[in-house]
RNA sequence: AUGGUGGACCAGGCGACCGCUGGCAACUUUGUUGCGAGAGGAAAGUCCGGGCUCCGCAGGGCAAGGUGCUGGGUAAUUCCCAGUGGGGGCAACCCCAAGGAAAGUGCCACAGAAAACAAACCGCCCUUCGAAAGAAGUGGUAAGGGUGAAAACGUGGGGUAAGAGCCCACGGAGGCUGCUGGCGACAGUGGCUUCGGUAAACCCCACCUGGAGCAAGGCCGAACAGAAGGCUUGGCUGCCCGUCAUGCGCCUUCGGGUAUGGCUGCUUGAGGCGUGUGGUAACACACGUCAUAGAAGAAUGGUCGCCACAACGGAAAUUUGAUAGUUCCUUUGUACAGAACCCGGCUUACGGUCCACCAUGACC
RNA sequence: GGCGAAGUAGCUCAGACGGUAGAGCAGGCGGCUCAUAUCCGCCGAGUCGGGGGUUCAAGUCCCUCCUUCGCCA
Repeated sequence: AUGGUGGACCAGGCGACCGCUGGCAACUUUGUUGCGAGAGGAAAGUCCGGGCUCCGCAGGGCAAGGUGCUGGGUAAUUCCCAGUGGGGGCAACCCCAAGGAAAGUGCCACAGAAAACAAACCGCCCUUCGAAAGAAGUGGUAAGGGUGAAAACGUGGGGUAAGAGCCCACGGAGGCUGCUGGCGACAGUGGCUUCGGUAAACCCCACCUGGAGCAAGGCCGAACAGAAGGCUUGGCUGCCCGUCAUGCGCCUUCGGGUAUGGCUGCUUGAGGCGUGUGGUAACACACGUCAUAGAAGAAUGGUCGCCACAACGGAAAUUUGAUAGUUCCUUUGUACAGAACCCGGCUUACGGUCCACCAUGACC
Repeated sequence: GGCGAAGUAGCUCAGACGGUAGAGCAGGCGGCUCAUAUCCGCCGAGUCGGGGGUUCAAGUCCCUCCUUCGCCA
């Protein structure tokens, strides 16, 4: 210098004027004045998890759904941290739904002889017939050829009529088991035994899950017209048991009405920041400190000036000349995007700055 | 704001438990007819909404993003 990996931070700044939405105070009266406040790292997607609220407490069984290496963190998680194993990259580093295929069932298209209780197309061997070429066999054979994503573990040797884990050595993978290390996943090592893949196919094993959502729910107010059906039915959002409610009340359907009403829920909550302690870390604890949006046809904006940055264009100086860079001027622009009950994560969108590290090349 | 469903040819829809994606209408060409329609025959057209993963193999299974539609007091 080029290319890359990981992490942290910022989100144009300042001033003036004119507005918008809440809060507090004063005046007066439902509006003026003053003071002070007013979007994000993702406010987004609604993909997970929780708080909160309601459903006449949610108990048991079946079904359904989810999660799936180990240890820890947390209110909780499909999240985070640390590790184990596997994979990718030269590396920094990154990724993994990562239990079980030896419980059972299914599937493996096309091609191929054969796709899972193995199987004989060519080839090889044996037997019979034949002078030979060759022909035949309810014969043997998985070494070789060919097919395929995948061919019954791989390589070498022995063995055999020819062959074969049939036997042996080395190696790969799985199961059972002994020893050593580790809390554990697992690693190392010895013995016995076995050898297709697929569980983001059904399934088995372990663990978890009641449902709905602030348009939840509570209070106040306005308007209107009821009708039909059911009642052992309805609720506990699949079914059964169980349990609760109900006799002039409840449920379902259709119809009518309405202020698309008001107040509340509503913003201080697992809160932010700093220091210390414990912990590898996520995080926890203690102390100190800060006050920081609450709209509903939905506020948080606009104009001007100066500065910062970026881009197009022009000029000047530098230089022998020119490019790049530098300085000045004009114009334009300043990413993604807008809270809606709240919080913790994940994912996606996106401009820039800085730090650390890796690879390659050149020079010293 | 919250909850749910769908996306396959120009249009409307199929597509079992993963194995080279079809139907009807529309369009084009030919035939029949004096001619048009009907009718008959043939043909073209698909990144299966985008991206990634699992698998030998994905429209189908899983994750994520985009678009469209429905419901609530």
The prediction has a mean pLDDT of 77. Two RNAs folded together computationally: RNase P RNA and transfer RNA, 437 nucleotides in total.